A computed fold for a 337-nucleotide part of an RNA from Desulfitobacterium sp., annotated as large-subunit ribosomal RNA, domain IV. The full RNA is in RNAcentral, with records from ENA.
Context: one part of a larger RNA
RNA sequence: CCCUUGUUAAGGAACUCGGCAAAAUAACCCCGUAACUUUGGGAGAAGGGGUGCCGAAUACGUAGCAAUACGUAGGAGGCCGCAGAGAAAUGGCCCAAGCGACUGUUUAGCAAAAACACAGGUCUGUGCGAAGUCGAGAGACGAAGUAUACAGGCUGACGCCUGCCCAGUGCUGGAAGGUUAAGGGGAAAGGUAAGCGCAAGCGAAGCUUUGAACUUAAGCCCCAGUGAACGGCGGCCGUAACUAUAACGGUCCUAAGGUAGCGAAAUUCCUUGUCGGGUAAGUUCCGACCUGCACGAAUGGCGUAACGACUUGGGCGCUGUCUCAACAAGGGACCCG
Repeated sequence: CCCUUGUUAAGGAACUCGGCAAAAUAACCCCGUAACUUUGGGAGAAGGGGUGCCGAAUACGUAGCAAUACGUAGGAGGCCGCAGAGAAAUGGCCCAAGCGACUGUUUAGCAAAAACACAGGUCUGUGCGAAGUCGAGAGACGAAGUAUACAGGCUGACGCCUGCCCAGUGCUGGAAGGUUAAGGGGAAAGGUAAGCGCAAGCGAAGCUUUGAACUUAAGCCCCAGUGAACGGCGGCCGUAACUAUAACGGUCCUAAGGUAGCGAAAUUCCUUGUCGGGUAAGUUCCGACCUGCACGAAUGGCGUAACGACUUGGGCGCUGUCUCAACAAGGGACCCG
């Protein structure tokens, strides 16, 4: 010096990214217990007191005919120690905010979470040889189930709610028209050549090579519907008897221009926004404001009791975290042998 422990004056988070670590709390009995709340909770809330040993009454229970015995509670009064849950083991607590309702699940070996799941909600498909899935197939699962079922997508308890846009993309429906494959169809043309012709050439049938019109499905175009389908949800200018602002007006564009609620937010760049609270002092935190760079309604919006080895801010208690280090024990390192 290192590791593992123990103790520490005064102070008590001044340490630090952060009370990390440590300390503190602790069992049982009694008293007492707030906001809030889904009336279950919150709650062991918080905050107090007691606890050893001896022990008279008294009450109750069990056994017994009874006397009584045993047990439990209780207990006047008394005894001892520095200390009575005498050791060990054994909750620290409170206030506020965010996220997720909750118990659960997860990156075996750097992440346990706000991620996943969840009950609940909703949409879509599926009428049974179901849809869906596996398999080349037979076949199997679904299911020895039958729409209060099964499969898939999204959301995620509960409460209050969930606005506008169907132009694009998707899905569903429609069938008049346009386009459209193979197939059907076979006009017409070419090759060949019996024959005709002096020749150039013409050229039946057959064979053969092409092959127009016409006919013809889904699809697409088209017409509708559909957002808890993928998604989207404006700009400029002016205006009120101080100023400021603009309920109001004008104009351009759009499929429609963001409703309720929330808002410097797990979202705010400018930004340590401004104001208030807390501190002697606060880029964090809480409450407001709204100028939302770039919230917003099941890629859900806003609340919410309970819950959380989650995240953030504050406080009480407590402490070697620190001011600032010291001593002690054990084990190493190191020295001597």

Its Rfam family is "Bacterial large subunit ribosomal RNA". Rfam links the family to the GO terms ribosome and structural constituent of ribosome. Lineage of the source: Bacteria > Bacillota > Clostridia > Eubacteriales > Desulfitobacterium. The coordinates come from a structure-prediction model, not an experiment, and the mean pLDDT is 87.